[in-house]
RNA sequence: GGGCCGUUAGCUCAGCCUGGUUAGAGCUCCGGACUUUUAAUCCGGGAGUCCAGGGUUCGAAUCCCUGACGGCCCA
Numbered sequence: 001g002g003g004c005c006g007u008u009a010g011c012u013c014a015g016c017c018u019g020g021u022u023a024g025a026g027c028u029c030c031g032g033a034c035u036u037u038u039a040a041u042c043c044g045g046g047a048g049u050c051c052a053g054g055g056u057u058c059g060a061a062u063c064c065c066u067g068a069c070g071g072c073c074c075a
């Protein structure tokens, strides 16, 4: 220098291909129940600029362009 992949909750990740009312799961966290205590179990709850900017569209996490960061391969 070229190609490809990834970036979504505190962590690990789905959803993107094929745009459609409210963005989800597990773990974690907070409160409560139970328990002699911890753990476990059960109930309830919180937390998001969907990497950034721009474009298309009635409507964008999702499509297009540019950039940032990280990874892999080639040179």
Base pairs, nucleotide, nucleotide: 001074002073003072004071005070006069007068010027011026012025013024020058029045030044031043032042033041051067052066053065054064055063

Description:
A computed fold for a 75-nucleotide RNA from a Chloroflexota bacterium, annotated as transfer RNA. It matches the Rfam family "tRNA". Rfam links the family to the GO term triplet codon-amino acid adaptor activity. Rfam classes the family as a transfer RNA. The prediction has a mean pLDDT of 80.